[in-house]
RNA sequence: UUCUUAUCAAGAGUGGCGGAGGGACUGGCCCUAUGAUGCCCGGCAACCUGGAUAUAGUGAAAUAUAUUCAAGGUGCUAAUUCCAACAGGAAUAUAUACCUGAAAGAUGAGAG
Numbered sequence: 001u002u003c004u005u006a007u008c009a010a011g012a013g014u015g016g017c018g019g020a021g022g023g024a025c026u027g028g029c030c031c032u033a034u035g036a037u038g039c040c041c042g043g044c045a046a047c048c049u050g051g052a053u054a055u056a057g058u059g060a061a062a063u064a065u066a067u068u069c070a071a072g073g074u075g076c077u078a079a080u081u082c083c084a085a086c087a088g089g090a091a092u093a094u095a096u097a098c099c100u101g102a103a104a105g106a107u108g109a110g111a112g
Stems, first nucleotide, its partner, number of pairs: 001112008013041001015040003021031003026084003042077003047073003050069007081104001086101004091096002
């Protein structure tokens, strides 16, 4: 960097450092000196590895499924992926709020 696949409505701090931007892009709308982004610690979660239990399976295993733990690898820790952006639908009525899908993005696992 590309491809495949799963998930994206829940959850997570009155901490320390440090000092001006941040929420991917565009348009909105927001967060922010009552201290952003970032780093550390803490926490959340349970995708992968690992452990436990049950069931199936077997001569015994391997293995599969479910539940569970949270040790290891990631990830996440304002707002639904903050909302829209493209296509379709239905409503009021002529630009608004609603529903579905896609696209884009994020993360995990696998492959090149």
Predicted 3D model of a 112-nucleotide RNA (SAM riboswitch aptamer (S box leader)) from Clostridium autoethanogenum. It matches the Rfam family "SAM riboswitch aptamer (S box leader)". Rfam's curators write: The SAM riboswitch is found upstream of a number of genes which code for proteins involved in methionine or cysteine biosynthesis in Gram-positive bacteria. The model forms 97% of the base pairs in the Rfam consensus. Its mean pLDDT, the model's own confidence on a scale to 100, is 82.